[in-house]
């Protein structure tokens, strides 16, 4: 040079003019993402009398160690599958508890039997006997190849090898995996019911609190003010209960948080630990926009100091926060920079 | 913002995991009729999309798109 594989980055920067949004010392200061998205899972928080324990039920989920608040998430490694190799995928308990279902085809679809066939025996077209061999089907009785054996044939017998699994050595924290020996279980579906193990209350900030309003109960008072005066009655106080109440969605929840960032350690990795800074949106129909001009990135020409300068063009996605975190899934333009494998070519 | 439903011919629907995914209406084409309607025959036509399980997928599992409910789902 080509072809392919892993992982990482970045998601434009500066200043100026107008413009919006929050705070405010009135002058300043802050203002989207790596997914803010889908809401698929886990938590925080609020409620529900308790939300802690127990049983059911549903619904998730599955190899092993570990990490995490926690998970159905990650990581490493074990076992399958793929690839020439780097490397990649993986819903991976249980078919040896029981049910269920394998269309058409084909004799038969899991109960066992037997079409063609091979063998025996015969009244000569039946009976018995075989599953080695054909044929159907995805799939065929289900341990495959040689000998043996036999009327033909068959694990029916024996060698040697498959899967599966009891046992014993050795290596692993362990899932396993080498290796020695014994059985002789052996279609296939559990993303079919099921069966085993673990987890799981229920609702979502429109939660919910606080305010206001109405009424209902108690307590206090028999005083005081209002009702023009006087009795009566009603309001007015304090707790609690119940309903109703913001569409201009006021206030609290509302953003300091299992937060970011730097630098040391520890571990293979996920993460952890310590140490120094940083505070970085908060609207309620919904703010974060536009415009100039420079810079930056790519490309092709020129020019010399071979890495800079100079003209001339191009590309800029996906999307856009609503109480918040952790993950997972799906979208992404122009580009960048590390290692890795295999062929080809030179040296 | 949250919570939830649903997708099959031009519409409205049907399906036990198993034949070329049925059915009415509508549309075309022929017949019938002097012509139209009706009526008879025939035809056209779809399981949202991408993987995965499984011999086999509209069905079953996961991950997308797209539509809906929203005074009779939530204040």
């Nucleotide at each position: 040079u080509u072809a392919g594989g892993u992982u990482a980055c970045c998601g434009g920067c500066u200043a100026a003019u107008c413009g919006c949004c929050c705070u405010u010392u009135u002058a300043g200061g802050g203002g989207a993402g790596g997914a803010a998205a889908g809401u698929c899972c886990g938590g925080g928080c609020a409620g529900c009398a308790u939300a802690g324990g127990g049983a059911u039920a549903u619904a998730a989920c599955a190899g092993u160690u570990g990490c995490u608040a926690a998970c159905g998430g990650c990581a490493a490694c074990c076992g399958g599958a793929g690839g020439a190799a780097a490397c990649u995928c993986u819903a991976g308990g249980g078919a040896a508890a029981g049910u269920g279902c394998c269309a058409c085809a084909g004799a038969a679809a899991c109960g066992a039997a037997a079409c063609c066939g091979c063998c025996u025996g015969u009244u000569c077209u039946c009976a018995g006997g075989u599953a080695a061999g054909g044929g159907u089907g995805a799939a065929a009785c289900g341990a495959g190849c040689g000998a043996g054996g036999u009327a033909a044939g068959a694990g029916c017998u024996c060698g040697c090898a498959a899967u599966u699994u009891g046992u014993g050595u050795c290596g692993g924290u362990g899932a396993c995996g080498a290796c020695a020996u014994g059985a002789a279980a052996u279609g296939g579906u559990a993303a079919a019911c099921c069966c085993u193990g673990u987890u799981u209350g229920c609702u979502g900030c429109a939660a919910g609190g606080a305010g206001a309003u109405g009424u209902g109960c108690u307590c206090a008072u028999a005083u005081u003010g209002g009702u023009a005066u006087c009795c009566c009655g009603c309001c007015a106080g304090a707790g609690u209960g119940c309903a109703u109440u913001g569409u201009u969605a006021a206030c609290c929840g509302c953003u300091u948080g299992a937060u970011c960032g730097u630098c040391a350690g520890a571990g293979c990795a996920a993460u952890c630990u310590g140490u120094c800074g940083a505070c970085u949106a908060g609207a309620u129909a919904g703010a974060u926009g536009a415009u100039u001009a420079g810079c930056a990135c790519c490309c092709u020409g020129c020019u010399c100091u071979u890495g800079a300068g100079u003209a001339g063009g191009g590309a800029u996605a996906c999307a856009g926060a609503a109480c918040c975190c952790g993950g997972c899934u799906u979208a992404c333009a122009c580009g960048u920079a590390a290692c890795c494998u295999a062929a080809u070519a030179c040296u | 913002g949250g919570c939830c439903u649903u997708a099959u011919c031009g519409u409205c629907u049907a399906a036990c995991g198993g034949u070329u995914a049925g059915g009415a209406c509508a549309c075309a084409a022929g017949g019938u009729u002097c012509u139209c309607a009706u009526c008879c025959u025939u035809g056209c036509a779809a399981u949202c999309c991408g993987g995965g399980u499984u011999c086999g997928a509209u069905u079953c599992c996961c991950g997308g798109u797209a539509a809906g409910g929203u005074c009779a789902c939530c204040a």
This is a predicted complex of two RNAs, RNase P RNA and transfer RNA, with 422 nucleotides together.